[in-house]
RNA sequence: AACUGAAAAUGGUAAACCCAGCGAAAGCCGGGGACACAAAGCCACCGGUCUAAGGGAGAAAUCCUAGGACAGCGGAGUCGCCAGU
Numbered sequence: 001a002a003c004u005g006a007a008a009a010u011g012g013u014a015a016a017c018c019c020a021g022c023g024a025a026a027g028c029c030g031g032g033g034a035c036a037c038a039a040a041g042c043c044a045c046c047g048g049u050c051u052a053a054g055g056g057a058g059a060a061a062u063c064c065u066a067g068g069a070c071a072g073c074g075g076a077g078u079c080g081c082c083a084g085u
Base pairs, nucleotide, nucleotide: 002085003084004083005082012037013036017032018031019030021028022027035072041078042077045075046074047073048070049069050068054065055064056063057062
């Protein structure tokens, strides 16, 4: 430096659900809680998914729309612990 994650060590993160808060919502944040995770660290660049306040269409029902979200959906990028080769 590259590849790999069988066994191990030090540790880390924390799904669902519950409580409190923020938000129009998706969702986020704090506490509890652990389904899992070797990048479940970071990052919306590409694809994808969710929401639709505002805006647009419509007689209405409703539909369209991201400057809103999701990194625990896939890929790219980037930084990093331990071990093995």
A computed fold for an 85-nucleotide RNA from a Chromatiales bacterium, annotated as c-di-GMP-I riboswitch aptamer. Taxonomically the source falls in Chromatiales (Bacteria, Pseudomonadati, Pseudomonadota, Gammaproteobacteria). It was read from a public genome assembly, where an Rfam model found it. The model forms 100% of the base pairs in the Rfam consensus.